Model confidence (mean pLDDT): 84 of 100. Small-subunit ribosomal RNA from an uncultured bacterium, 1557 nucleotides, folded computationally. Rfam family: Bacterial small subunit ribosomal RNA.
[in-house]
RNA sequence: UAACUGGAGAGUUUGAUCCUGGCUCAGAGCGAACGUUCGCGGCGGGCCUAACACAUGCAAGUCGAACGAGAAAGCCCUUCGGGGCCGGUAAAGUGGCGCACGGGUGAGUAACACGUAGGUAAUCUACCCUCAGGCGGGGGACAACUUUCCGAAAGGAAAGCUAAUACCGCAUAAGACCACGGCUUCUUCGGGAGCAGUGGGCAAAGGUGGCCUCUCUUUAGAAGCUAUCGCCAGAGGAUGAGCCUGCGUCCCAUCAGCUUGUUGGUAAGGUAAUGGCUUACCAAGGCAUAGACGGGUAGCUGGUCUGAGAGGAUGAUCAGCCACACUGGCACUGGAACACGGGCCAGACUCCUACGGGAGGCAGCAGUGAGGAAUAUUGGGCAAUGGGCGCAAGCCUGACCCAGCCACGCCGCGUGAGUGAUGAAGGCCUUCGGGUUGUAAAGCUCUGUGGGGAAGGACGAAAAAGUGGGUAAAGAAACGUGCCUACCUUGACGGUACUUCCUUAGCAAGCACCGGCUAACUCUGUGCCAGCAGCCGCGGUAAGACAGAGGGUGCAAACGUUGCUCGGAAUUACUGGGCGUAAAGCGCGUGUAGGCUGGCUCGCAAGUCAGAUGUGAAAUCCCUAGGCUCAACCUAGGAACUGCAUUUGAAACUGCGUGCCUUGAGUAAUGGAGAGGGAAGCGGAAUUUUCGGUGUAGAGGUGAAAUUCGUAGAUAUCGAAAGGAACACCAGUGGCGAAGGCGGCUUCCUGGACAUUUACUGACGCUGAGACGCGAAAGCGUGGGGAGCAAACAGGAUUAGAUACCCUGGUAGUCCACGCCGUAAACGAUGUGUGCUAGGUGUCGCGGGCAUUGACCCCCGCGGUGCCGUAGCUAACGCGUUAAGCACACCGCCUGGGGAGUACGGCCGCAAGGCUAAAACUCAAAGGAAUUGACGGGGGCCCGCACAAGCGGUGGAGCAUGUGGUUUAAUUCGACGCAACGCGCAGAACCUUACCCAGGCUAGAAAAACUUGGAAUCUGGUAGAAAUACUGGAGUGCCCGCAAGGGAACCUUGGUCCAGGUGCUGCAUGGCUGUCGUCAGCUCGUGUCGUGAGAUGUUGGGUUAAGUCCCGCAACGAGCGCAACCCCUGUCCUUAGUUGCUAGCAGUUCGGCUGUGCACUCUAAGGAGACUGCCGGGGUCAACCCGGAGGAAGGUGGGGAUGACGUCAAGUCCUCAUGGCCCUUAUGUCUGGGGCUACACACGUGCUACAAUGGUCGGUACAAAGCGCAGCGAACUGGCAACAGUAAGCAAAUCGCAAAAAGCCGGCCUCAGUACGGAUUGCAGUCUGCAACUCGACUGCAUGAAGGCGGAAUCGCUAGUAAUCGCUGAUCAGCAGGCAGCGGUGAAUACGUUCCCGGGCCUUGUACACACCGCCCGUCACACCAUGGGAGUCGAGUGCUCCAGAAGUGGCCAUGCUAACCCGCAAGGGAGGCAAGCCCCCAAGGAGUGCUUGGUAACUGGGGUGAAGUCGUAACAAGGUAGCCGUAGGGGAACCUGCGGCUGGAUCACCUCCUUU
Repeated sequence: UAACUGGAGAGUUUGAUCCUGGCUCAGAGCGAACGUUCGCGGCGGGCCUAACACAUGCAAGUCGAACGAGAAAGCCCUUCGGGGCCGGUAAAGUGGCGCACGGGUGAGUAACACGUAGGUAAUCUACCCUCAGGCGGGGGACAACUUUCCGAAAGGAAAGCUAAUACCGCAUAAGACCACGGCUUCUUCGGGAGCAGUGGGCAAAGGUGGCCUCUCUUUAGAAGCUAUCGCCAGAGGAUGAGCCUGCGUCCCAUCAGCUUGUUGGUAAGGUAAUGGCUUACCAAGGCAUAGACGGGUAGCUGGUCUGAGAGGAUGAUCAGCCACACUGGCACUGGAACACGGGCCAGACUCCUACGGGAGGCAGCAGUGAGGAAUAUUGGGCAAUGGGCGCAAGCCUGACCCAGCCACGCCGCGUGAGUGAUGAAGGCCUUCGGGUUGUAAAGCUCUGUGGGGAAGGACGAAAAAGUGGGUAAAGAAACGUGCCUACCUUGACGGUACUUCCUUAGCAAGCACCGGCUAACUCUGUGCCAGCAGCCGCGGUAAGACAGAGGGUGCAAACGUUGCUCGGAAUUACUGGGCGUAAAGCGCGUGUAGGCUGGCUCGCAAGUCAGAUGUGAAAUCCCUAGGCUCAACCUAGGAACUGCAUUUGAAACUGCGUGCCUUGAGUAAUGGAGAGGGAAGCGGAAUUUUCGGUGUAGAGGUGAAAUUCGUAGAUAUCGAAAGGAACACCAGUGGCGAAGGCGGCUUCCUGGACAUUUACUGACGCUGAGACGCGAAAGCGUGGGGAGCAAACAGGAUUAGAUACCCUGGUAGUCCACGCCGUAAACGAUGUGUGCUAGGUGUCGCGGGCAUUGACCCCCGCGGUGCCGUAGCUAACGCGUUAAGCACACCGCCUGGGGAGUACGGCCGCAAGGCUAAAACUCAAAGGAAUUGACGGGGGCCCGCACAAGCGGUGGAGCAUGUGGUUUAAUUCGACGCAACGCGCAGAACCUUACCCAGGCUAGAAAAACUUGGAAUCUGGUAGAAAUACUGGAGUGCCCGCAAGGGAACCUUGGUCCAGGUGCUGCAUGGCUGUCGUCAGCUCGUGUCGUGAGAUGUUGGGUUAAGUCCCGCAACGAGCGCAACCCCUGUCCUUAGUUGCUAGCAGUUCGGCUGUGCACUCUAAGGAGACUGCCGGGGUCAACCCGGAGGAAGGUGGGGAUGACGUCAAGUCCUCAUGGCCCUUAUGUCUGGGGCUACACACGUGCUACAAUGGUCGGUACAAAGCGCAGCGAACUGGCAACAGUAAGCAAAUCGCAAAAAGCCGGCCUCAGUACGGAUUGCAGUCUGCAACUCGACUGCAUGAAGGCGGAAUCGCUAGUAAUCGCUGAUCAGCAGGCAGCGGUGAAUACGUUCCCGGGCCUUGUACACACCGCCCGUCACACCAUGGGAGUCGAGUGCUCCAGAAGUGGCCAUGCUAACCCGCAAGGGAGGCAAGCCCCCAAGGAGUGCUUGGUAACUGGGGUGAAGUCGUAACAAGGUAGCCGUAGGGGAACCUGCGGCUGGAUCACCUCCUUU
């Protein structure tokens, strides 16, 4: 500083992270459509589809002032014949102008079609304007009209009449045209312009008004004059058009070669005009990877939408250009057309028809049908603007101006404003208190836009014409014309806008959304249903995601949805991306085109930069003003239009040219290194075979075996021979080569690199699309060769199977020669070249220095090849002078996953196959790196009754008990690997009890409030199985009060608010519990590292039972766990001493019984003690370990309690609590009976046994811990016994249960289904209890089953433990083989950590994360979808070869016809014209043969998708045979095997290198 003002992201791959990458959303827009809704106005817009077909009306006529002719009807008059007016009007005709404009549409067109800038010296232009001229004199026709004829019609034929501004000669005529030559000038050298000359041919039309000066007739007219409109020729202008050129202008290369009028020339024709535009001849060219030719799609532009821009998309309305007018062809007329509302022909379609023949073309405005998601009135008017004709009036004008319909868009306005708390009612929610709707409503006070009624009322209109006046030129004058002026007249819209008055808050709000993105939340219903969804995803009983409601949010006469475009998307990257592992470097080289290219000098000016000029239509966008009340909208001026062209200048850079240079590149010389390549020859070791010898029964092979070989002599061993293939050691992240690749030795031929040194050339360079060459293994062809190995194949094993892995054989092949193939994980997954940017350390080749006789060592340089590492880069991993760093040059390649490196097409190949390379469809991911876990038939370290070493069991029997199953009316329910199964149940005959049957109750068996009656309570009867029902009797208490009465507690009646539920959901929950696991772990703060998830700490070296402790350390600390603190137990002390104890003393009934005592035991309180404290050794001077001493106890002394963060949606709604749901005369409740106790069977846990370490009988000894008043119950008596009777003591260190048992002593039994074992059964009893039938325990007698130590398998235990023995308790009327405790007796073994199981730490791999009970591959079967092939078949387009040939132009011809002109007196002839005919071209059509493309098709191929199909287990861990790539063979399938290659393979060992010292 008028015309600079601008760039946002989010969701979704994962357990989490970073990156890559796609999908999706938020924005703006639209000629829109659809759904719901709708008050008004303004300005705009309105068939995007079928260029599909169209009824009806209108859309182009006009001129009587060019011409001839000229009505009817009506009115008037009439002599009734007719006349007049309308009226020289209408209609028609000749003629002129227009109809090529305006209007529509976008089919075609990829092109000079369009845009832009130029050219035309290669052109035309009616009407219009200007200039300068002219318009003389003749002729013959044809329509109309009349008559006749044909036809249904459309229409036509013949004869006759006639006018012209129609037609035709003649005259005149130029500076126009043609021919010839001349001068001047310009030039692109082709030619053009100008000037004059000679010769030649060429034109016209009159109309109207007026006048009488001149001439002639004389109211006046003609000639004439004048005015005006016309006409002819010429020049110029304007406008419009034609043609040519530069540049720009879509997709496909799976279209790579195209072309014969093709490219050029000459000549001719044709056109307004250039030109192969056309023809003849000649030449053989022309175009093309900077994309020809072909195919597909498409009108182009100004602009429009979007975008920060660059771009991308688009081409409605408005404007410019083009093309088209039913389809195809053709010409005529004309200034202009090959003509939307003209013609001819052909075709399709529609209509009329008398069947002979005709008519038509809405992509004009309306309108109709059809199509479609979808797009309006068969309106008014020429008032305005514009157009055609006309002198004009005027006529015509679906152009246009208006109106109608449609919220289709943009803009504006309204649906009220103020006040109003009891925070009304109602709704919804609620924790029941309230909250919210909500100042919202009502009420009160106002206003009057829109709507309705009434009145007034514009702008758009200025003219033209007419009448009057004035004036200029011409003219004899006048008229007229032009100009000025006055008057008069013209509005579809329009019952308009606008203004005023009246009317009343009265008539005017919806739509979408409310899980995140994204503003907005609750209730109810539903229950993976119904449904939602743009993406992620919601819904399986508590859904903010479905549906409804309340509430809220957003926008608002609209709001949503769908479709499309741009944006976001840096997701095609010019601005502005990438390629080691994510998609992406060609397997490697040589090299063409192309791209790029060292230093210095001079010049040019193409690129580049600057200035000027022209252009860039208008509209649009932008700015400033102005007009509609504002705005939208409109108007004016400006800015801009980033472009193109012309011109002037600059010379740094690029380019081009000149000259020079040496550093890039190259050549020459010397030298050494090397598995570089090709050819020929030679060698030894080994395998195999053959021959011979020795020799005898096996050999071979494997995890183990077998097939196989061998007494016909194998294997083994010795000798000889044959033959083929490969070259041990050396050998090395050593060497060489472009890559593939190359390895015994010698010779020949040959390529490249390197070092050093000078000399020379003088940019000779780099890269490299196509192209060409090379190119492992496998494979192919022909011919050889064939020892070993070895796809296929055969056999043997393994296995559920084993088309495999293992074994025995074995063919192609592997080898050679020649020729193909052309691919690999052809990898450094890293294109080539050049320059620059710290180092360290190996190694190979060469050279130099120091030193030396020399060789090493050491130092330096060049070239190669490794490792580590700085800066930097990277998503990270990593790379790091051999870059993946910083730059430059060139090439190749990528753009989500799958489909698919597949199909089709093309090229190559003998084949196998290779190269090139899609789409439909489908998914919301696919992926890279790294992190934390988990897992591994990965590794390391460590622990545990984990294994091992032991002892004893289970699994076999009988019984008990629990479970499954079965059964049943019911066998109630729960618990299900460890961690369900003697579990809930510490005890089911009734009860319990939840289950079943039957009988009852319905405010309920229990609870709170109110109410009736009564105290309570006790006790009868009847019915009944009982519950229950009915009915009696006894009996009155406590407090207040004078009494009546009231109150508390209890019983009872009634109705209500409600109770009740072991009904469901443990996957809605609390609480409690199990488990990993008494495992040693789990975390945090701060700091540090990392983009981040995370890491560090917590890893490491030791050590421990321990994340226990020590040391080290980018960590330093801390918390929950460990340990300790607590309890029991082991020793001692103190205190205390009854019910305990009794050493001493005394008594004694001999019993701590008594006295005494508290010493001891014990009891129960408090203390002490143990801490690696001490010694020695080891260890890092540590932690700690080993040994020892002392000690009751020694290294956490033993045991218990104690259970970190978390895991298992573990268990429990049937302990309890609790949300939600469900039942409410029942799923509640009461009662009787039954069931939970069933029984072919299966499993778990136990008991008792099978016997002599035993059984049995008798005798005898020693515990601990408990329990006891509805109890324990001594003693005594009875009973064989269970037990009973009676009864002392004891609320218990006092009494009782209570006998401990195993043990010890003695007797018997003697190996047997027994004197083992005790099941089962019979009989008889006892006890508890209302009641032992279903269904208790116990006792006695009798009975005497299975069982002789238990298959596969499996459990417990490391010391006072296992084993064994008994005792007690809880529950409980009674019932224990179970459970919880107690003590008695009392072992064996542990080498050790290889293996099994579980766990901890570190590390590694991972495609797992619901975490290996993971993930996941392929065939088969089923359903659906799209697609390839396909005998064919049906279209569309197109090439070629023919046939055919309408209309028509052109050419030829003139048989026929013929007014104008010529000759001729005429007849006639000529010229010219026309018809007919012929020829060329040619549309439709037909035939044949190709090509391209689409549809369809029996059948067929693979592909994709689909909660629970089949077969296997290929891959991910060493995935159980490491995987993968190429190739070949084989196989139900994944796959297997051979050959070569890769690491994108784990593990162990070794070698080398590196890092640190």